[in-house]
Background:
A computed fold for a 76-nucleotide RNA from a Planctomycetota bacterium, annotated as transfer RNA. It was read from a public genome assembly. Its mean pLDDT, the model's own confidence on a scale to 100, is 83. Rfam family: tRNA. The family's RNA type in Rfam is transfer RNA. Lineage of the source: Bacteria > Pseudomonadati > Planctomycetota.
RNA sequence: GGCCCCAUCGUCUAGUGGCCUAGGACUCUGGAUUUUCGUUCCAGCAACUGGGGUUCAAAUCCCCAUGGGGUCACCA
Numbered sequence: 001g002g003c004c005c006c007a008u009c010g011u012c013u014a015g016u017g018g019c020c021u022a023g024g025a026c027u028c029u030g031g032a033u034u035u036u037c038g039u040u041c042c043a044g045c046a047a048c049u050g051g052g053g054u055u056c057a058a059a060u061c062c063c064c065a066u067g068g069g070g071u072c073a074c075c076a
Stems, first nucleotide, its partner, number of pairs: 001072007010026004018056001028044005049065005
């Protein structure tokens, strides 16, 4: 450098055009239970990498960029 894949809460992830002002688990915060801790229960905080395009409608499809990974080539 060519080609391919990936990017979503603090972490791991669901999502395959409309049921998503994005859901779940763990963590965290508050409360209840408990003599205390822990357990259990309830509630809450918290995310779509950036830009553009297609569409009535985009986390989802297309293009560019950024970052990461794989593979091939180069490496005098």